[in-house]
Context: one part of a larger RNA
Formats: sequence, structure tokens, C1' cells
RNA sequence: GGAUGAACGCUAGCUACAGGCUUAACACAUGCAAGUCGAGGGGCAUCAUGAUCUUAGCUUGCUAAGAUUGAUGGCGACCGGCGCACGGGUGAGUAACGCGUAUCCAACCUUCCCCUUAGUAGGGCAUAGCCCGGCGAAAGUCGGAUUAAUACCCUAUGUUAUUCGUAGAGGACAUCUGAAAUGAAUCAAAGAUUUAUCGCUAAGGGAUGGGGAUGCGUCUGAUUAGGUAGUAGGCGGGGUAACGGCCCACCAAAGCGAUGAUCAGUAGCCGAGCUGAGAGGCUCAACGGCCACAUUGGGACUGAGACACGGCCCAGACUCCUACGGGAGGCAGCAGUCGGGAAUAUUGCACAAUGGAGGAAACUCUGAUGCAGUGACGCCGCGUAUAGGAUGAAGGUCUUUGGAUUGUAAACUAUUGUCGACAGGGAAGAAAAAAAUGACAGUACCUGUGGAGGAAGCUCCGGCUAACUACGUGCCAGCAGCCGCGGUAAUACGUAGGGAGCGAGCGUUAUCC
Repeated sequence: GGAUGAACGCUAGCUACAGGCUUAACACAUGCAAGUCGAGGGGCAUCAUGAUCUUAGCUUGCUAAGAUUGAUGGCGACCGGCGCACGGGUGAGUAACGCGUAUCCAACCUUCCCCUUAGUAGGGCAUAGCCCGGCGAAAGUCGGAUUAAUACCCUAUGUUAUUCGUAGAGGACAUCUGAAAUGAAUCAAAGAUUUAUCGCUAAGGGAUGGGGAUGCGUCUGAUUAGGUAGUAGGCGGGGUAACGGCCCACCAAAGCGAUGAUCAGUAGCCGAGCUGAGAGGCUCAACGGCCACAUUGGGACUGAGACACGGCCCAGACUCCUACGGGAGGCAGCAGUCGGGAAUAUUGCACAAUGGAGGAAACUCUGAUGCAGUGACGCCGCGUAUAGGAUGAAGGUCUUUGGAUUGUAAACUAUUGUCGACAGGGAAGAAAAAAAUGACAGUACCUGUGGAGGAAGCUCCGGCUAACUACGUGCCAGCAGCCGCGGUAAUACGUAGGGAGCGAGCGUUAUCC
């Protein structure tokens, strides 16, 4: 000098953009953050409509009230489907194939989506809900009766699927792998509707997403030198989507290490960012990719996918409710609270846009997202006027008392209207034939009115380093980044005048180059 997720002191007019718990992965009141589908189903708690009946009023065919009816729109709860494994948060752990890069999988999986081929036949048993009853303070739970489905089960048909054979083109460094052809066995399906379609099953291919293996790279310490028994390997098996000591039985004794094993400390990694002429050094805040975690530890279930932040079970700590028998909870989602701290924001608006889930769609949900609020935290820009104006006014300061300086500065004269204020108008962002649809927002922007009116500070002035005098103080009070100033003429302390630098900022502190 540059830089910062900064903080502190003094000061502060405005816009746009970007960013804002670096500390306690401390504890959390409250609200919201994942639902959706009635075009899968039984139904009808609730709302609306219709119909029927009864009653009342009378303008004798209407109005009101009540009852019945799933009949229609629709729909709480329930069964079922899809989603909830995405999106969002955090960086505790991890020195590791975790990450980066490159290669490989003849050792693998892939819901939804696209393409292709074939099919969608016949039956059945239940169970939620509803009803009845019991237990419980509650959370909830048990029994009986009965019912549906795109829930579940059985049978049929069935290949290019799977398994076992025959076969063996071809491929590989290799254990090996294995196409065509062929034989046997095994495995499917679900319907809905407004008749347009949407689904369902099997198989092949694609796409996407994942899983695994390996080479190289990836902090400090030797005042850590030996460490390791599933340990290193083999054979056989289990398990897995798949390879593998991943797990197990047996065999055998090996494998790692001064090219630093093991142990200890520290740490998420990268694209990138800062600095530097570069080489390099430093840092992972924001944004993007990957990983890990979700009160602590462990476990599996469901599922295409989890060993699952707002799922389940067990154990621990903590908090809450309780009728003391037993229950409930998990903000490292968005706001917000306590606490910690030098320090970090609103319990806001909207699904209008972009994107996501469900749905045929309408649409619903979406603290993702879009916006607004807040703080000079950063960066860019603008303003706080402009021109003229000497009697060089007054006042201040200094003075050799002549004057010098503040200083064209002010007053005064003329002008302008950015920003701000008020008033009027008023967007784009919103579209596939039309219509409709904007949170932001009456915002941006435009026009007008008025009037210099509302808007300048901070640090420094001994040298480094741009900028000097007076007074006060008297090794005191104090200053200080280094050298050093101060003990009676201090350009170094304090104040004033003057000056220098930067400017809505200026200094200080901390950290990196």
C1' cells in the first nucleotide's frame, strides 16, 4: 500500500447493487416451513343445492322454521396412489478414495421421463372407516359385527426376463467372460372417466441420478519408532444392486514402517477469493460442486432411492404434562426468545414471476423463491449549490503596532433546481387464440409547484510524512507506530488561530499478503 462476513470512537443527506451469529453443533415459548389426488375406494362428520314431509304466515303458491333423503356440488376423518431421500440449514465429526483430477466396472442399481415390442384373462380371502361395547386422567388402546378399492392373495397365458443344461462365434494381461441357436423350469397385470384420454403388466433400449475400484495430489509434530490377530493372503460359503475379510468356517503367517507406519494435534474438501511483477504465500464468508451431520449413541423398517432434519424403535441427558398408573418433545428450516459475545437483522408481504410436489385439469401446497423491513457492513454513483463580488467590512488570531492573516471567504447582486419535500400522471416485469391474473407498488419513471431553502465531518501538522504560530503546563499533566518529546521561551502535552489530507465518511484495533 492492498484486503476484510469485521468491531470500536467521532460524525452522517440520498439511490442502486451485494452482503449481515466468524462466539454456545448452547437451550428454546409461539406461528409457519410437505403435501396432494373424489378422474382409485367405501362413505357423509361439516357446508351449499335439490327433492319429500310437517308446521306457521298469508298476496293460495310463495316465504320462513323443523325433519327426512348421499340425490347433486363437494368433502373432515379413513383405506389406497405418488411425494415426503428434493428443496432449505449447519460444519460437529472426518487427514479419509473424504475431496480434486484421471481412468475403469466382463462386478452394479436407477421411481418419474422418452422410444420400441407384447399384453391387460378368470376368481377369492380380508381390513380400515361406519356401527356396538370395554379400558384409560390423557396420549391412546382392546374386543365384537359388517363393507370397498388402482389394497392383498390364488389361477391362467407368457418372451428378448430369471435359473439350470447343450452349444460355443468373439473378447481379455489374467482368474475368465461369453453372442446366435436350442431344451426344461419359474414369474404379470387395474382400472377410471365427461369416450378425448389417463393409467396397469412384462421385456429391450435411451436419458438422468447414483454405487464401487484404482493411479496421482491433499496440514503440523520424531521431545510420537515401532505398530497390527479379521491383522495380510488363500480356499469354500453367507450377504449385497454389485466387487471385496464386508461377514463366517478352515488353511497358512503374513502384511505396514525413516520415501515417516503408528500415535498426537489441527482441519470439512474444491471451483474460487485476497495479495504479489511473477514465483509464491494466505483464506474457504457469500455463489456453485462434492462430503458429513440433524439433542447424544445405536438399530433397522418402508421404499426405485434413507439406515431418513420437521418418520419408527431402544438407550442416555434435558424440558414439559399427569388423576403418579403413565405420556409428550427435539429450530444446525423461516422469523423470533434467553444466553454467550467486541459483534451480526423482521415473530413482514406474496405465490404475480422462476422452480418444485400432487393432480387429466381447474387448482392446492411451497419461510424454496420473488420482494419489502433493518444496520454506512462493503462497493459504485450523486448532492450539500453556481457566477459575480475589495471598502480587502466586522469579529477572531498574530504583531516589530506599521501591519499580516482568516479572505472572494462573508455580506450583497444575479442564476440554477440534481437530491430531498409536496401534488398530478404512472409502467415493464404477464404469457401459447382471446379473456383473466403483479406481492413488489401507486414503486421506478415523467410532469408541475416552491425555494439556497433540509444536508460536513474526521484525522493529522518534530522526522519518517503533506501541513506553524500563540498561550497554558513545567520530567507534572500527558503523547507515542519507530526514533523519541515534557525538568520555564515545547512547531512533539492541552487549548486557540492558521494549515495539510481524505470526505458521508474519517481514524483506531485485529488478521492476511
Model confidence (mean pLDDT): 84 of 100. This is a predicted structure of a 513-nucleotide part of an RNA (small-subunit ribosomal RNA, 5' domain) from an uncultured bacterium. Rfam family: Bacterial small subunit ribosomal RNA.